[in-house]
Molecule: Bacterial RNase P class A
Organism: Thiomonas sp.
């Protein structure tokens, strides 16, 4: 130099203008507003594992399920991670591995082969029965071909049932707690639910008028006027609707010890989204990178490197938090190692 391998970052930057959400201040009855600071990601995604945290419960035991599975160590916790053995791939870094049990039992073992775990075809020899004889049956021995991953050997496979070890109560922040309107409907309480006439009906009972009368409406009152047989006041559940969980935490950033590593641990610094029918966002311009084309310049002809226009610029997006896995990523850049080539 090539070609490969293990690992890590980074994920455009600055200005300008319109917007948008949380906080604190000012102002303001309040809304608005006006001024400060704050505002996704390495995967916030998948919702696979494992944990805080609520609640239901008191989870002590067993039946069901589910999960893991060589040793050791990390962790809050793992099916995660970190050494080491072993198996397999690979020239090599290095990759991949659920790596316990096959005389507890059950289930399979393609094709091809007589025959796939119940053994034993055809042909050879010996006996033994039957037959005049050919041969026909039982029986035993010793090895042999072909098939095939594997051919009798206590075969193979348990990411097939199973056993055995060891772990796992369910439900999830839409969890759950508080505050609590209207309207209906639950309880209690005060106060009303009156009276005369006609009418219709066997009756309950309606209709129509007159008089009164709690309450109610017409913005407080008072008079009128209209409704009117229920009205009012309390107390309780529950919805709507708000609040609060909620972001200070197995945090995070530097550094020193211990340990191969995973990880602990001290010391110091930082505060760094909380939205909730759900903000974090669009427009311009410059500038950084990347393809293309054009133009001159340079070359050892492969290029390089200036300058101009035109394009591009991923994969995605917080919803209670944390640890992990695991999908998906345009382009840059960074380290270690390994194989072959060349040159000292």
């Nucleotide at each position: 130099g090539a070609a490969g391998u293990g690992g890590g970052g980074u994920g455009g930057g600055c200005a300008g203008u319109c917007g948008c959400g949380g906080u604190g201040c000012g102002c303001u009855u309040g809304g608005a507003c006006g001024c400060a600071u704050c505002g996704a990601g390495g995967a916030a995604g998948g919702u696979c594992c494992g944990g805080a945290c609520u609640c239901c419960g008191u989870a002590g035991g067993g039946c069901g399920g589910g999960a893991u599975g060589a040793c050791g160590g990390c962790u809050a916790a793992c099916g995660g991670c970190c050494g080491u053995g072993c198996a397999c791939g690979g020239u090599g870094a290095c990759g991949u591995g659920a790596c316990g049990a096959a005389c507890a039992g059950g289930g399979c073992c393609a094709c091809a082969g007589a025959g796939a775990c119940g053994a034993g075809u055809a042909a050879a020899c010996g006996c033994c029965g039957g037959g005049c004889a050919a041969c026909c049956g039982g029986u035993g021995u010793g090895g042999a071909c072909g098939u095939g991953a594997a051919a009798c050997g206590c075969g193979g496979c348990a990411a097939c049932c199973u056993c055995c070890a060891u772990c796992c109560g369910g439900a999830g922040c839409a969890a759950c707690a508080c505050c609590a309107a209207a309207u209906a409907g639950g309880c209690a309480g005060a106060c009303g639910c009156g009276u005369c006439g006609g009418c219709g009906g066997c009756a309950a009972c309606g209709c129509c008028g007159g008089c009164a009368c709690a309450g109610c409406g017409c913005g407080g009152c008072c008079c009128g006027c209209g409704c009117g047989a229920g009205u009012c006041u309390g107390c309780g559940g529950g919805u709507a609707g708000g609040u609060g969980g909620c972001u200070u935490g197995a945090g995070u950033c530097g550094g020193g010890c211990a340990g191969c590593a995973a990880u602990g641990u001290c010391c110091g610094g930082c505060c760094u989204a909380g939205a909730g029918g759900a903000a974090u966002g669009g427009c311009u311009g410059c500038c950084a990178c990347g393809g293309c084309g054009c133009g001159g310049g340079u070359u050892u002809c492969g290029g390089c490197g200036c300058g101009c226009g035109c394009u591009g610029c991923a994969c995605a997006g917080a919803a209670u938090c944390c640890g992990g896995c695991u999908u998906a990523u345009a382009g840059c850049c960074c380290c270690g190692c390994u194989u072959c080539g060349c040159a000292c």